[in-house]
RNA sequence: GCACCUGUAGCUUAAUUGGCAGAGCAACUCACUCCUAACGAGUAGAUUGUCGGUUCGAUUCCGGCCAGGUGCG
Numbered sequence: 001g002c003a004c005c006u007g008u009a010g011c012u013u014a015a016u017u018g019g020c021a022g023a024g025c026a027a028c029u030c031a032c033u034c035c036u037a038a039c040g041a042g043u044a045g046a047u048u049g050u051c052g053g054u055u056c057g058a059u060u061c062c063g064g065c066c067a068g069g070u071g072c073g
Stems, first nucleotide, its partner, number of pairs: 001072007010025004019056001027043004049065005
């Protein structure tokens, strides 16, 4: 340099022919307990890597860029 893959919450991830972004762990609150942990109930947390395009509507389709990975040279 070329090709391909990946990027969603603090971490691990789901979301099919485009239609309100869910979950587990962690965090916080409550309950339980003499106290802590575990178990139980609940709460908050994502402008979906970024900038544009298409569309009534984009995590999803298209293009550029950024970051990581694999292969080739």